[in-house]
Context: one part of a larger RNA
RNA sequence: GAGUAACGAUAAUGGGAGUGAAAAACUCCCACGCCGGAAGACCAAGGUUUCCUGUCCCAUGCUAAUCAGGGCAGGGUAAGUCGGCCCCUAAGGCGAGGCAGAAAUGCGUAGUCGAUGGGAAACGGAUUAAUAUUUCCGUACUUGGUAUAUCAGUGAUGGGGGGACGGAGAAGGUUAUGCAAGCAUAGCGUUGGUUGUCUAUGUGAAAGUGUGUAGGGUUGAAGUUUAGGUAAAUCCGGACUUCUACAUGCCUGAGACACGAGACGAGAUUCUACGGAAUUGAAGUUGCAAAUACCCUGCUUCCAGGAAAAGCCUCUAAACUUAUGAUAUAUCGAACCGUACCCCAAACCGACACAGGUGGUCAGGUAGAGAAUACUAAGGCGCUU
Numbered sequence: 001g002a003g004u005a006a007c008g009a010u011a012a013u014g015g016g017a018g019u020g021a022a023a024a025a026c027u028c029c030c031a032c033g034c035c036g037g038a039a040g041a042c043c044a045a046g047g048u049u050u051c052c053u054g055u056c057c058c059a060u061g062c063u064a065a066u067c068a069g070g071g072c073a074g075g076g077u078a079a080g081u082c083g084g085c086c087c088c089u090a091a092g093g094c095g096a097g098g099c100a101g102a103a104a105u106g107c108g109u110a111g112u113c114g115a116u117g118g119g120a121a122a123c124g125g126a127u128u129a130a131u132a133u134u135u136c137c138g139u140a141c142u143u144g145g146u147a148u149a150u151c152a153g154u155g156a157u158g159g160g161g162g163g164a165c166g167g168a169g170a171a172g173g174u175u176a177u178g179c180a181a182g183c184a185u186a187g188c189g190u191u192g193g194u195u196g197u198c199u200a201u202g203u204g205a206a207a208g209u210g211u212g213u214a215g216g217g218u219u220g221a222a223g224u225u226u227a228g229g230u231a232a233a234u235c236c237g238g239a240c241u242u243c244u245a246c247a248u249g250c251c252u253g254a255g256a257c258a259c260g261a262g263a264c265g266a267g268a269u270u271c272u273a274c275g276g277a278a279u280u281g282a283a284g285u286u287g288c289a290a291a292u293a294c295c296c297u298g299c300u301u302c303c304a305g306g307a308a309a310a311g312c313c314u315c316u317a318a319a320c321u322u323a324u325g326a327u328a329u330a331u332c333g334a335a336c337c338g339u340a341c342c343c344c345a346a347a348c349c350g351a352c353a354c355a356g357g358u359g360g361u362c363a364g365g366u367a368g369a370g371a372a373u374a375c376u377a378a379g380g381c382g383c384u385u
Base pairs, nucleotide, nucleotide: 013031014030015029016028017027018026032382033381034380035379040362041361042360043359046342047341050340051075052074053073054072055071056070060068061067080141081140082338083337084336086119087118088117092113093112094111098107099106100105122139123138124137125136126135142334143333144332145331146330147329148328149327150326151325152324153320154319158315159314160313161312166302167301168300169299172295173294174293177289178288179287180286181285182203183202184201185200186199187198188196208259209258210257215252216251217250218249220243221242222241223240224239225238226237228236229235264284267280268279269278270277271276303306348357349356364376365375366374367373
């Protein structure tokens, strides 16, 4: 230079009360403003205690700070069903023997790993300062062992089926959800009106079990035989015969309905250390609209023709003679790891409490074709001078 530039989105603050040495910024209340396909809620990745409580204000915070994602101390993450581990494989990796190479090493068979994919099963309510599909209450489901009963050819690393899949388009049936009416509870205007066709609020319910609907698909059954399925087969495939033939059958299939089920519930009453706690508890129906969600891995259509393997079902081989398997009931078990908190962000990646970047899910109301846009609900904020 200079007490100058700047103090990081122009979403916005004002009043009262409290605490305190001190309050523009902290807490509470009232009003105002901003977002609302987000500036709300929940996950993955990443971070790794930042979560909650008490206490403190040197430093950190672009100012102050009684505040804090700051310091110190204490507390907090509860699972058969969520995710992993586990079983299975993809691209790809490694790779006994083997091949190549002077070697280092390279390639690769059998194998063995490897999710971003396939594979058993849980929902509703309540609860904590901080966890909850994990705790508690209620009601379920899966799988394995053992025992008993009844019945039976059991059996795989092999055969077959299945798992099992693309793009686009269209229609129907539903539900989530919303709106309206009805019902219930409360209210009746300090300013002209407001007992009314008035105002405000509430009107909700899962998995599972049973039933098997709208819809979609489809000939099915029995017998004989057999050069195929690396051997075998009663299985699959081929051939033939008989019956049945376009649905009343079989397979699949949302939703609805019944149970689950009087839990929850506006409010009221009592107590209160004003944080809250306890008790009680009304109505809890109908109609309409309606998804990008479900039926749908469906249907139609197109060419570029759209994973694999295991679990599962079935067939026998070797083997085995009740060792085994099926069904029902009872009983016991289901280990280990993750689980706090942030997650379009002040907690991740950007040297910063940085106007940048960051995958997925949810998607209320009015107007609207709409996830545009505007206003708004729930919820969250007013961006640390």